[in-house]
Molecule: RNase P RNA; transfer RNA
Organism: Kiloniellales bacterium
């Protein structure tokens, strides 16, 4: 100096003018409930977005145990209110490294699929080769012998070819040619030993290998989950036809104190409860008005402590958005970055994008620009 | 705001792990005097995109991107 990784953060800034909405205090006006004027004080994001996870809340008249069903997570510890998210490790994978990427349980529980090609594709298979025997054209010789085209029998998974995948991989020996058929190392199972909370790890001994590959197919095995969302759900007010269909029960026994049934959030069974004119669905009919929910929360910030770390505690400190056709703007001046043009001056331009009950992550889209740690090369010293 | 579904040829739409396909439209020919019915042939597709799992993906799985439908309250 040039090339990279990996965390964090900022995402115009002042001033003045002139609007918008929330809140607070004074203050004037009237039909008392607004409407106006002072004056203070707030006012988009890091992603508000996709609505993909998890939760708070509030309803399904509610709770509780079980099991089916349907969804969902999936190395191993741990943080959290929760998670599919974070943190640390572990095992694989790439990259020289700094580092990064992994839906990463189970295929010896069972089913199913492995098209085409290819001799054989799932309790596998001899196509070309290789070797052996056995006939043997041609040919050769010592005249019944040999014999490498070619036939027929048989061994073989080393070696071609087919495929994504051909039943352990390298060597060595052994063999008629091979073949875990034998031996080394390295896979792989069984066993039990050390180390770790645990995933896993390291090393013995034993088995010649017995077990292809897919579970983002069915399936198992653990573990979690009740269903819908704030257009949830309460209240006031105007208005209309308290209309019409369909379906559910409205039963029974009785000393009138219960009892049995039916009905109640995907189903089913117990257990509480709660209900006897109510409840569901459609089709029809009014109304396009207000008010809570709706801003103190798993809240910011700051500092010590406990932890490698997510994180968790302690204490000081702020209050910091709430519309509802829906505010959060415009204009001008200096400044900062960019780009075009220049001697200066000038001109253009400022990403992505905007709350809507809230919060905790995930992805996603983003012009530019800062900050720490860190690796690699080259150079000087 | 919220939930829900669908993207395949010009256009409706099947297909749901191993060849991308129907019908209408379009070309071309035949037939007729001409057209139209009709008869035969033939063309045309990043299966919205972009990643993964698989030996293979339109189908299986994630992420984006376009499109449409339904949800107010009252008695």
């Nucleotide at each position: 100096u040039c090339a990279g990784a990996c965390g964090g953060c900022c995402g115009g800034a002042u001033g003045g003018c002139c609007g918008c909405u929330c809140c607070c205090g004074g203050u004037g006006c009237c039909u008392c409930g607004g409407c106006g004027c002072c004056g203070g004080g707030g006012g988009a994001g890091g992603a508000a977005a996709g609505u993909c996870c998890g939760g708070g809340c509030u309803c399904c008249a509610u709770g509780g145990a079980a099991a089916c069903g349907c969804g969902g997570u999936g190395c191993c510890g741990g943080g959290u209110a929760a998670c599919a998210c974070c943190c640390g490790g572990c095992g694989g994978g790439g990259g020289c490294g700094a580092c990064c990427c992994c839906a990463g349980g189970g295929a010896a529980a069972g089913u199913g699929c492995c098209g085409c090609a290819g001799a054989a594709a799932g309790c596998a298979a001899a196509c070309c080769g290789c070797c052996c025997g056995c006939c043997g054209a041609a040919g050769c010789c010592u005249u019944g012998g040999c014999g490498a085209a070619g036939g027929c029998g048989g061994g073989u998974a080393a070696g071609g070819g087919u495929g994504a995948a051909a039943g352990g991989g390298u060597g060595c020996g052994g063999u008629a040619a091979g073949a875990g058929c034998g031996c080394a190392c390295c896979g792989c199972g069984u066993u039990g030993c050390c180390g770790g909370c645990a995933a896993c790890g390291g090393g013995a001994a034993c088995g010649g290998c017995a077990c292809g590959g897919u579970a983002a197919a069915c399936c198992c095995c653990a573990c979690c989950a009740g269903g819908a969302g704030c257009a949830a759900g309460a209240c006031c007010a105007a208005g209309u036809a308290g209309g019409g269909g369909c379906g559910g029960c409205a039963g029974g026994c009785u000393u009138c104190g219960g009892c049995c049934a039916g009905c109640g959030g995907g189903u089913u069974u117990c257990c509480a409860c709660g209900c006897c004119g109510c409840c569901g669905c459609c089709c029809g009919g009014g109304u396009a008005g207000g008010u809570c929910g709706c801003g103190c929360g798993a809240g910011g910030c700051g500092u010590c402590c406990g932890g490698c770390a997510a994180c968790g505690g302690g204490c000081g400190u702020c209050c910091c958005a709430g519309a509802u056709g829906a505010a959060u703007g415009g204009c001008c001046a200096u400044c900062c970055c960019c780009c075009c043009u220049u001697c200066a001056a000038g001109g253009g331009g400022g990403a992505c994008a905007g709350a809507a009950c809230c919060c905790g992550g995930c992805u996603u889209a983003c012009a530019g620009g800062c900050c720490g740690u860190c690796u690699g090369a080259c150079g000087c010293u | 705001g919220g939930g829900c579904g669908c993207g395949u040829a010009g256009c409706u739409c099947a297909g749901c792990g191993g060849g991308a396909g129907a019908g209408c439209a379009c070309u071309u020919g035949c037939g007729u005097g001409a057209c139209a019915u009709g008869c035969a042939a033939g063309g045309g597709g990043u299966c919205g995109c972009u990643g993964g799992u698989u030996c293979a993906a339109u189908c299986c799985c994630a992420g984006c991107c376009g499109c449409g439908c339904c949800c107010a309250c009252c008695a």